[in-house]
Transfer RNA from Camelus ferus, 68 nucleotides, folded computationally. RNAcentral records the identical sequence in 2 taxa.
RNA sequence: GGAUAGCUCAGUGGUAGAGUUCAUACUUAGCAAGCAUGAGGUCCUGGGUUCAAUUCCCAGUACCUCCA
Numbered sequence: 001g002g003a004u005a006g007c008u009c010a011g012u013g014g015u016a017g018a019g020u021u022c023a024u025a026c027u028u029a030g031c032a033a034g035c036a037u038g039a040g041g042u043c044c045u046g047g048g049u050u051c052a053a054u055u056c057c058c059a060g061u062a063c064c065u066c067c068a
Stems, first nucleotide, its partner, number of pairs: 001063001003061001006020004014051001022038003026034001044060005
C1' cells in the first nucleotide's frame, strides 16, 4: 500500500458495477466473430461511530513494494 463476481479491476455514508469467463437463444452448412438475455458477491476477519458502513475509526490475518 491494496484485500470487492471464477479472473482483471472500478465504486460512493443510502438497492454493488464494468470487462472477461460460463450457460441459453438468434445468426452460420458448420465453426469463429457478432448481438441479446441470464447466472455468478458473507465487499478479508472481528469490534467501534452512525438512523444507516463495502465506504469512516481501531485491532488482527495473509500478501506486495520501499527503507534500515
Its Rfam family is "tRNA". By type it is a transfer RNA. Its family is annotated with triplet codon-amino acid adaptor activity in the Gene Ontology. Rfam's curators write: Transfer RNA (tRNA) molecules are approximately 80 nucleotides in length.